[in-house]
RNA sequence: GUGAACGCACAGGGAGAGAGUACCGGACGCUAAAACGUCGCAGGUGCCGCCGAAGGAGUAAACCGAUUGAUCGUUUGGAACAAGCGAUACCGGUGAAUCUCUCAGGCAAAAGGACCUUUGCUGGACG
Numbered sequence: 001g002u003g004a005a006c007g008c009a010c011a012g013g014g015a016g017a018g019a020g021u022a023c024c025g026g027a028c029g030c031u032a033a034a035a036c037g038u039c040g041c042a043g044g045u046g047c048c049g050c051c052g053a054a055g056g057a058g059u060a061a062a063c064c065g066a067u068u069g070a071u072c073g074u075u076u077g078g079a080a081c082a083a084g085c086g087a088u089a090c091c092g093g094u095g096a097a098u099c100u101c102u103c104a105g106g107c108a109a110a111a112g113g114a115c116c117u118u119u120g121c122u123g124g125a126c127g
Base pairs, nucleotide, nucleotide: 002127007121008120009119011117012116013115018048020047021046022045023044024043025041026039027038028037029036049107050106051105055103056101057100058099062094063093064092065091070088071087072086073085074084075083076082077081
């Protein structure tokens, strides 16, 4: 000098799922005022339904451990069988995702949003 991965910031992209229901509240009509009637009205609470892409949880291969019990193989000694070694499954631990769960979150828009891309910064692998 070249300058990877990781990380940070700006910008761009970025999915899914409710015209449910009860009550309260609200708006409108009528009215002296109510009662009453109409409207889901992007409101609140509960119930039901639904979604997976903040976060969270689960785990396959693989690896590690345990060495007791189980099965199989094998060696030695044997009457039963005992001891040693090895393998397998079980057992405990580690263990990824846009997979699974739906605790959390969400089901107009906005916001949020895993992830992807550009640019800049940081970073210093490799030769």
A computed fold for a 127-nucleotide RNA, annotated as Glycine riboswitch aptamer. The prediction has a mean pLDDT of 78.